Bacterial RNase P class A from Mucilaginibacter sp. UR6-1, 382 nucleotides, folded computationally. Of the family's consensus pairs, 97% are formed in the model. It was read from a public genome assembly, where an Rfam model found it.
């Protein structure tokens, strides 16, 4: 230097027109002028963790969910940084990736098929003994993802941790280094895995979500009270103050009293009805919440730290819609690719995923071009 593949940063700049929105100052036959601003690194998923709002909450128990190497970082968090373990990859130091990383010596279960046998295993061929029956054996092989810790010696009839050396992993001392997780070292004590198996231990969790909430409020029609009338009239109410006109409405089958010619019939309550006035409640719907705030907020700079990440000093205020605006066009620049040329340069052509709705801090998925880091290459290139 090509090339594939993995992680990571970043993902367009100005100008002028003309449009949409949100605001500031001034104006205003409610509009006009002028100034300031206006969609991401994921706005996506809605997986976590918070801030904020409303309701719920005296402790404990059980249940049920959630987290799990250490240290430090953060408001936390299952998240970040930097370690330790272990597995993977490159011969390999060292480099990179991956890890749902407490415990299997507290118990219960699970390991399919294959295989003679899968956790209190077994003996199929094969070895050794024997005439034979048949009896030992776990080296050799064979099945399997795995056959009861590995290799080597001795040992034996043949064999086996039967014994010893060396090495692995575990239990439990010590002893040296580290803040810790853990490393090195003696000595002991024993050797299938599996807890995204049930379990155990350790620590932890209230719901619901801006369509959460907060406030203000009609007309209708209905709910409660008041007051007027309920007869055929000079009644009662509306209609512009008054008259005319018009247009509505004039019950009771209940309870008690009085009087009756004993048929009824008056008077008062209670209901009902029309009309009028008051008064509480909700709905349409408006105002806030909502981002001219203030933020775990952004940028330069310096300090400390391996880093994350904090401290300090100096400037900034940076979308606010509510069916939802953040937009078009045209020049230039920048950045990739192509082709010409010594070179300057010059033409052609291209640019992915995508669109805020209460905010913030992470995770995960989508990604052109373009830098960066690291591995890859039977049989690229030099």
């Nucleotide at each position: 230097c090509c090339u594939g593949c993995a992680a990571a940063a970043c993902g367009u700049u100005c100008u002028a027109u003309c449009g949409c929105u949100c605001u500031g100052u001034a104006u205003u036959u409610u509009u006009u002028a002028c100034g300031g601003g206006g969609a991401g690194g994921a706005a996506a998923g809605u997986c976590c963790g918070g801030g904020c709002a409303a309701c719920g909450c005296a402790g404990a128990g059980c249940a049920u969910c959630c987290u799990g190497c250490u240290u430090c970082c953060u408001a936390a968090c299952g998240g970040g940084a930097a370690g330790g373990c272990g597995c993977c990859g490159g011969c390999a130091g060292c480099c990179g990736g991956c890890g749902a990383c407490a415990g299997c010596a507290a118990g219960u279960g699970c390991c399919a098929c294959a295989g003679a046998g899968a956790a209190u295993a077994u003996a199929c061929c094969g070895c050794c003994c024997g005439c034979a029956a048949g009896g030992g054996u776990a080296a050799g092989g064979g099945u399997g993802a795995a056959a009861a810790c590995g290799u080597g010696a001795g040992g034996u009839a043949a064999g086996a941790g039967c014994u010893c050396a060396c090495g692995g992993c575990u239990u439990u001392u010590c002893c040296g280094g580290g803040c810790g997780a853990c490393c090195g070292g003696a000595a002991u004590c024993g050797c299938g895995g599996u807890a995204a198996a049930c379990c155990u231990c350790a620590g932890g969790a209230g719901u619901u979500g801006a369509a959460a909430g907060a406030c203000c409020a009609a007309a209708u029609a209905g709910g409660u009270c008041c007051u007027g009338a309920u007869c055929a009239g000079u009644g009662a109410a509306g209609u512009u103050g008054c008259u005319c006109g018009c247009u509505u409405c004039c019950g009771u089958a209940c309870c008690g009293g009085c009087c009756u010619u004993a048929g009824g019939g008056c008077c008062g309550g209670g209901c009902a009805u029309c009309a009028g006035g008051a008064u509480g409640g909700g709905u349409a719907g408006g105002u806030u919440g909502c981002u001219u705030a203030c933020g775990a907020g952004c940028c330069u700079g310096u300090u400390a730290g391996c880093a994350a990440u904090a401290g300090c000093a100096g400037g900034c205020c940076c979308a606010g819609a509510u069916a939802a605006a953040u937009g078009a066009u045209a020049g230039a620049a920048g950045c990739c690719a192509u082709a010409a040329g010594c070179a300057a340069u010059u033409a052609u052509g291209g640019a992915a995923c995508a669109g805020a709705a209460c905010c913030c801090g992470g995770c995960u998925u989508a990604u052109a071009a373009u830098u960066u880091u690291g591995c890859u290459g039977c049989u690229g290139a030099u």
Notes:
The organism belongs to Mucilaginibacter, within Bacteria. Rfam family: Bacterial RNase P class A. About the family: Ribonuclease P (RNase P) is a ubiquitous endoribonuclease, found in archaea, bacteria and eukarya as well as chloroplasts and mitochondria. The coordinates come from a structure-prediction model, not an experiment, and the mean pLDDT is 75.